[in-house]
Description: This is a predicted structure of a 153-nucleotide RNA (FMN riboswitch aptamer (RFN element)) from Kaistia dalseonensis. Its Rfam family is "FMN riboswitch aptamer (RFN element)". Its family is annotated with FMN binding in the Gene Ontology. The sequence was found by an Rfam model in a public genome assembly. The prediction has a mean pLDDT of 76.

């Protein structure tokens, strides 16, 4: 002077209705759904009651994470001088390419968060016919959320 814990729990919600049609929980009109973290003037209780103080909760589309597709990278197979290509498998998250999606009016010192309206968005593979809601990898993995021990102050 930098840098660190172990171990166990937990950790995603939805197609109800009606059309059309050989078939749709996939199209078509009406429905329903909202993962962690941060911000946040709201609500809800508690205690106090002179100011207050605490506690849950509070954004899909604001600022970031997961997961998943994609990409890289090594190994192995096949093809073939070689590179590229095409399988398969391990691994990489400071690789960020899909990484989706919001405006309007109101209140106000201050809001893409409140309040009211009106809009949009949502991984892959698979299917009698196109899927956010089935089914399937997945009893999987994981943002993180929490116990308990330990170790310092």
């Nucleotide at each position: 002077u930098c840098u660190c814990g172990u171990u166990c729990u937990c950790a995603g919600g939805g197609c109800g209705g009606g059309g059309u049609g050989a078939a749709a929980c996939u199209c078509c009109c009406c429905a329903c759904c909202g993962g962690c973290g941060g911000u946040a003037a709201g609500a809800a209780g508690a205690c106090a009651u002179c100011c207050g103080u605490c506690u849950u909760c509070a954004a899909g589309c604001c600022c970031g994470c997961g997961a998943g597709c994609g990409c890289c990278u090594u190994u192995c197979c096949g093809u073939u001088c070689c590179a590229a290509c095409g399988g398969a498998a391990a691994g990489g998250g400071u690789c960020a390419g899909c990484a989706g999606a919001u405006u309007c009016g109101g209140u106000g010192u201050a809001a893409u968060u409140c309040c009211g309206a009106a809009g949009c968005c949502g991984a892959c593979g698979g299917u009698c016919a196109u899927a956010g809601u089935c089914c399937g990898g997945a009893a999987g993995g994981a943002a993180g959320a929490g116990a308990a021990c330990a170790g310092c102050c």